Overview: A computed fold for an 86-nucleotide RNA from Thermanaeromonas sp., annotated as c-di-GMP-I riboswitch aptamer. It was read from a public genome assembly, where an Rfam model found it.
RNA sequence: ACCCGCUCAGGGCAAACCCGCCGAAAGGCGGGGGCGCAAAGCCACGGGCCUAAGGCUUAAAAAGCUAUGGUAGCCGGGCUGCCGGG
Numbered sequence: 001a002c003c004c005g006c007u008c009a010g011g012g013c014a015a016a017c018c019c020g021c022c023g024a025a026a027g028g029c030g031g032g033g034g035c036g037c038a039a040a041g042c043c044a045c046g047g048g049c050c051u052a053a054g055g056c057u058u059a060a061a062a063a064g065c066u067a068u069g070g071u072a073g074c075c076g077g078g079c080u081g082c083c084g085g086g
Stems, first nucleotide, its partner, number of pairs: 002086004012037002017032006035073001041079003045076003048071003054066004
C1' cells in the first nucleotide's frame, strides 16, 4: 500500500415508534428507544426514490407538470478512518 471481517479489545452509530422544535411538504434537529450497521463517518457527482412551496398549464377551481427542497440507513462513485487477520 492492497485485500478481507472468521476471532479479540475499547467501543461507536441508531430503524420503527413516542415527545418537543423547525419546515409548505418530503424531511431534518434534540430527548427517549433499538431494527439493524465495519464505514449506518463525510460529500447530492451519476442514476433511483420522496415532496411540490414557488413557477407553468386553466376564465376560475380542481388536477397535472416541474427541484432550486430532500434522501448518504436505495445503488454506484469520490474523500477519510478504528481494531484484528492476510